[in-house]
Molecule: c-di-AMP riboswitch aptamer (ydaO/yuaA leader)
Organism: marine sediment metagenome
RNA sequence: CGCUGAGUUCUCGCUCUGAGAAGCGGGGGAACCAUUAACUGGGGUGAAUCCCGGAUAUUCCGGGUAGGGUGAUCUUCUCAUCCGAAUCCGUCAGCUAACCUCGUAAGCGUGGGAGG
Numbered sequence: 001c002g003c004u005g006a007g008u009u010c011u012c013g014c015u016c017u018g019a020g021a022a023g024c025g026g027g028g029g030a031a032c033c034a035u036u037a038a039c040u041g042g043g044g045u046g047a048a049u050c051c052c053g054g055a056u057a058u059u060c061c062g063g064g065u066a067g068g069g070u071g072a073u074c075u076u077c078u079c080a081u082c083c084g085a086a087u088c089c090g091u092c093a094g095c096u097a098a099c100c101u102c103g104u105a106a107g108c109g110u111g112g113g114a115g116g
Base pairs, nucleotide, nucleotide: 001109002108003107004106008022009021010020011019012018023104024103025102026101027100028099033094041092042089043088044087045086050064051063052062053061054060067083068082069081070080071079074116075115076114077113078112
């Protein structure tokens, strides 16, 4: 300097190791509307769903896929490449104004082409 991501900035304090604000992001929560139940629960964050095969068979491995990102102003076309996880709530939540409430991490290092 740049990338994924909401995850940045500022103020006060720092013997006490914290407090507040702005910005961004998430959850709960009327009417109307929607849903008609329940079970084998259900739901949230996120791009991260679904399918097939193998095996020493909850664990694992491989292939594909909905979907998502990168190639350094913006945009169009093309090409290449990567991800396609994880986790939380705890029997409970549709949407949802007012209102209430929470987070502000973590992990990395790309640089093709043509046109406007």